[in-house]
Context: one part of a larger RNA
RNA sequence: UGCACACGGUGGAUGCCUAGGGUUCGACAGGCGAUGAAGGACGUGGCAAAGCUGCGAAAAGCCUCGGGGAGCUGCUAAGCAAGCUAUGAUCCGGGGAUCUCCGAAUGGGGAAACCUGACCCUAAGUGGGUCAUCCCGAAAGGGAGGCGAUACCCAGGGAAGUGAAAAAUCUCAGUACCUGGAGGAAAAGAAAUCAAAGAGAUUCCCUUAGUAGCGCGAGCGAACUGGGAGAAGCCCAAACCGAUCUUCGGAUCGGGGUUGUAGGGCGCUCAACAAAGCCCAGACUAGAGGUUAGCGGAACACAGUUGGAAAACUGGGGCAUAGAGGGUGAUACCCCCGUACGCGAAAACCAAAGGUCGGGCGAGAGCGUUCCUGAGUAGGGCGGGGCACGUGAAACCCUGUCUGAAUCUGGGGGGACCACCCUCCAAGGCUAAAUACUAGUCGAACACCGAUAGCGUACUAGUACCGUGAGGGAAAGGUGAAAAGCACCGUGAUGAACGGGGUGAAAAAGACCUGAAACCGUGUGCAU
Numbered sequence: 001u002g003c004a005c006a007c008g009g010u011g012g013a014u015g016c017c018u019a020g021g022g023u024u025c026g027a028c029a030g031g032c033g034a035u036g037a038a039g040g041a042c043g044u045g046g047c048a049a050a051g052c053u054g055c056g057a058a059a060a061g062c063c064u065c066g067g068g069g070a071g072c073u074g075c076u077a078a079g080c081a082a083g084c085u086a087u088g089a090u091c092c093g094g095g096g097a098u099c100u101c102c103g104a105a106u107g108g109g110g111a112a113a114c115c116u117g118a119c120c121c122u123a124a125g126u127g128g129g130u131c132a133u134c135c136c137g138a139a140a141g142g143g144a145g146g147c148g149a150u151a152c153c154c155a156g157g158g159a160a161g162u163g164a165a166a167a168a169u170c171u172c173a174g175u176a177c178c179u180g181g182a183g184g185a186a187a188a189g190a191a192a193u194c195a196a197a198g199a200g201a202u203u204c205c206c207u208u209a210g211u212a213g214c215g216c217g218a219g220c221g222a223a224c225u226g227g228g229a230g231a232a233g234c235c236c237a238a239a240c241c242g243a244u245c246u247u248c249g250g251a252u253c254g255g256g257g258u259u260g261u262a263g264g265g266c267g268c269u270c271a272a273c274a275a276a277g278c279c280c281a282g283a284c285u286a287g288a289g290g291u292u293a294g295c296g297g298a299a300c301a302c303a304g305u306u307g308g309a310a311a312a313c314u315g316g317g318g319c320a321u322a323g324a325g326g327g328u329g330a331u332a333c334c335c336c337c338g339u340a341c342g343c344g345a346a347a348a349c350c351a352a353a354g355g356u357c358g359g360g361c362g363a364g365a366g367c368g369u370u371c372c373u374g375a376g377u378a379g380g381g382c383g384g385g386g387c388a389c390g391u392g393a394a395a396c397c398c399u400g401u402c403u404g405a406a407u408c409u410g411g412g413g414g415g416a417c418c419a420c421c422c423u424c425c426a427a428g429g430c431u432a433a434a435u436a437c438u439a440g441u442c443g444a445a446c447a448c449c450g451a452u453a454g455c456g457u458a459c460u461a462g463u464a465c466c467g468u469g470a471g472g473g474a475a476a477g478g479u480g481a482a483a484a485g486c487a488c489c490g491u492g493a494u495g496a497a498c499g500g501g502g503u504g505a506a507a508a509a510g511a512c513c514u515g516a517a518a519c520c521g522u523g524u525g526c527a528u
Stems, first nucleotide, its partner, number of pairs: 001527009015513001016478002020449002022446007029438002031147002039102003042056003046080002050076003062096006071084003107116003117131005133144004152183001153181005163170001193199002203229004213220002233430003236374001240255006260408001262373003265369006277361004282357004289350004294343003300316001302315004317334002319323001325337003379403008389415001410425005465472002485512001488500004
């Protein structure tokens, strides 16, 4: 030095565990903010130095109303001191008060948490208040701003890698991304729609169909129809009438009116008297029920055995609208918390039915009149864009530019265009539900993970650390049933540590469950 065996050290695999995480489902909630948010800085405790939590100079808290019922003064973190508490504390819930400084940050400034003004009040203090900008408004006064889930929605802009085996049209894709805006959803929406039988707003799912079609290709890719979810329809402008004002052009307000088998106005005639009933998404109420604390809740103090411990085993008994689950010294329906079931709110919030008011329908017919029915619009030329449709035979929709009608004997559409036929009524507006999403709350379930897994984070984690910065980003869980966490003695240096000793079922549970391997030793044997 090697090999073998034995015994150790080191190390932290494995097994077991779970305090954390993942996914999905259901219900709720879907916002907060100048009444100063989100997020922070700095403070705040009797001993309080640090971190976390809470709170704000009234500072682990104050007032009040409920709940609750015996202990309490948050955690790491034990202890001391001083207190509180049946005149009901701590704790839980509702409401209120206080709430430094920064931050939209807003008197001005500024290198955030700092510096520095003016005016008014004042009890004269180191006190209180007002003073940003923009929009509306005559003023008084009112509103906005910022944050939030990298979510969902709408709009304005809008790529490239890529594919086409290269590449320019094309594709990726109206995607990513930027910007603006909104809501709990948003958007869309009551036919100038489709069709060719007729249907009858929108949205979503299935289907039609990877069809028709578009494209040189790569590739892109409908609609009608049918089946479901959900269903809801309305209001203006105008004609005409009235009132007020008027610069005499008209304007404002009220009535009227709202459609396509055209409708309405006005005039005349007829009918009918008008309110029973029905409807409403409007205003004001109402408050069933729910949310935010909780309460009751069955049945063994069973015996014996093993054991450190009984919930195990054996024997006996009981409950069950409760044999979900968790805990308890091993595996408990009957020990504890719960569970089934039943009950509960002073206060705040949500809120169905209902009610009152208001509105609508109910409310017609005929003849005449030709007054009205959304104009720089429809349409056209040029240039683009959108439509599954790449200019094509290219309809339809939008419009930068140039033009530019008709008025119901009117106008649009039915994929160039024309006729016939059919169908609809643009150039104003509103509209629940079915649909999308999940930061947050509560509950539930997993042929989901179990500490190199599962979120990056089970632990002082977006921490330590790295980076000028945007940003990147860890490692790190487990004594025991209970600290009973090793009194005391010895060696040592008044150390570390070890040896005794003690606790414990176990200390080979003491830098701690189990404790693999690499690696390092000690002893013995063999080999060299």